Background
Predicted 3D model of RNase P RNA and transfer RNA as a complex of 438 nucleotides. The coordinates come from a structure-prediction model, not an experiment, and the mean pLDDT is 79. Rfam match: Bacterial RNase P class A. About the family: Ribonuclease P (RNase P) is a ubiquitous endoribonuclease, found in archaea, bacteria and eukarya as well as chloroplasts and mitochondria.
[in-house]
């Protein structure tokens, strides 16, 4: 060219003008001197890669300083990274693909349940057909009775290792060579998962554990910013029960407790104001460690904090996309997904265009 | 904003992982002069949607949508 793998990123740009919020600044009221409140051609910020679902996991609060045990949930190759994870890395194993790559991951040889429907049997297998032996009748085609046997048919998702040989009445790891897999032992290289490699045993043992379970020097208290405190308004310390009451699954322990605590039921009150609030596992660059994820040091910024909730709206120009038109050029669209609410690290889910890296594989030049 | 439950035929709800089923309504036919009631039989389902475990998925896990219902 073509056909594909994986990663990283942007997700409209610029200017005008007219607002909203938050901070600082000036200024002016009002003061209970702690402040609040207006105004300002004032300077400065002002949504996202996912803010989104709220799955996971931490930070901060409160419950006791978060304790022991059982229960009950969770995670599941190995290493290693992290504040922590059910994340992320690198590594092993296993399916998938020609390949770049993808997807998966504790035990079924501890113990129990479950395999419908077909089928002769489906879980210490199992004789319908078929094939052997033996007996019995026979119109000599075969029939029926006993025992054998899993090589063949044939059902099934799934029938108890394969292929060749010997054996046999026919047949079967019932023996024998080879293949594959398993246990068990040694020796190697890995930190380990694992991985070669020698021996030795005929050992061939179904699936399911996103079925109970069962293992794990694993891990998890509990409620959430509607967590919390602090101030003003308002209201009647009303009433009734109970002695214990928190640590909200249960025991243990602990702590507090008698002008003391809990639980119900009436009743008042503003949809009061403040803090908690955003400087933080923090952005950006640069050197260094480490295969990587991530660390470590060094300079630099300060980058939303609303509360019926602000982050808009309108014009120009360029830039994309759609429609028309031989073309100039005109018209629509300012745009997919979607919008902060305590932060923050992951995950997943959405998503119009587009940009760029490494790589496979085929064909065709030279 | 924090948390918990649904989702099957028009509707109302069933269904120890093993062929999705009743009741009412729907259509057909008997029954009657005719409806209604009755009695016979018919039809109708991606189990909300995508993926996955499992030999098999309404059921399990996980993602989504989408609705209910609670706590100041």
């Nucleotide at each position: 060219c073509g056909a594909g793998u994986c990663g990283a990123c942007c997700g409209g740009g610029c200017a005008g003008u007219c607002g909203c919020u938050c901070g600082c600044c000036g200024u002016c009221u009002u003061u209970u001197c702690g402040a609040a409140g207006g105004c300002g051609c004032g300077c400065g910020g002002g949504a996202g890669g996912a803010a989104a679902g709220u799955c996971g996991g931490g930070a901060c609060a409160c419950c006791a300083c978060a304790g022991g045990g059982c229960a009950g949930g969770g995670u599941g190759g190995c290493c290693g990274c992290u504040a922590a994870c059910g994340g992320c890395g690198g590594c092993c194993c296993g399916u998938c693909g020609c390949g770049a790559g993808a997807c998966g991951g504790g035990g079924a040889a501890a113990g129990u349940g479950c395999a419908a429907c077909a089928g002769a049997g489906a879980g210490c297998a199992g004789a319908c057909c078929g094939c052997c032996g033996g007996g019995a009748g026979u119109u000599c085609g075969c029939u029926c009775c006993c025992g054998g046997u899993a090589a063949g048919g044939g059902u099934g998702a799934a029938a108890c290792g394969g292929u060749g040989g010997g054996g046999u009445a026919a047949g079967a790891g019932c023996c024998c060579a080879c293949c594959a897999g398993g246990c068990c032992g040694g020796c190697c290289g890995g930190u380990a998962a694992c991985g070669g490699c020698c021996g030795g045993u005929g050992c061939u043992u179904u699936g399911u554990a996103a079925a109970c379970c069962c293992c794990a020097u694993c891990c998890c208290g509990g409620u959430g910013c509607a967590a919390g405190g602090c101030c003003g308004a308002a209201u009647a310390g009303g009433g009734g029960g109970g002695c214990g009451g928190g640590c909200g699954g249960c025991c243990c322990g602990u702590c507090c407790g008698a002008u003391g605590c809990c639980c119900c039921c009436g009743g008042g009150u503003c949809a009061g104001g403040c803090c908690g609030c955003u400087c933080g596992a923090g952005c950006c660059g640069g050197c260094g460690g480490g295969u990587a994820a991530c660390c470590g040091c060094c300079g630099g910024c300060c980058c939303a904090g609303a509360u019926g909730a602000a982050u808009g709206g309108c014009u120009g120009c360029c830039g994309g996309a759609g429609g028309c038109u031989u073309a100039c050029g005109c018209c629509u669209c300012c745009c997919a997904c979607a919008g902060a609410a305590u932060c923050c690290c992951g995950c997943u889910u959405a998503c119009a265009g587009g940009u760029c890296g490494a790589c496979u594989c085929g064909g065709g030049u030279u | 904003g924090c948390u918990g439950g649904c989702g099957u035929a028009g509707c109302u709800c069933a269904a120890c992982g093993g062929c999705a089923g009743a009741g009412c309504a729907a259509c057909u036919g008997a029954u009657u002069u005719g409806u209604a009631a009755u009695c016979a039989g018919u039809a109708g389902g991606u189990u909300g949607u995508a993926g996955g475990u499992u030999c098999a998925a309404g059921u399990c896990c996980u993602a989504u949508c989408g609705c209910c219902a609670g706590c100041u």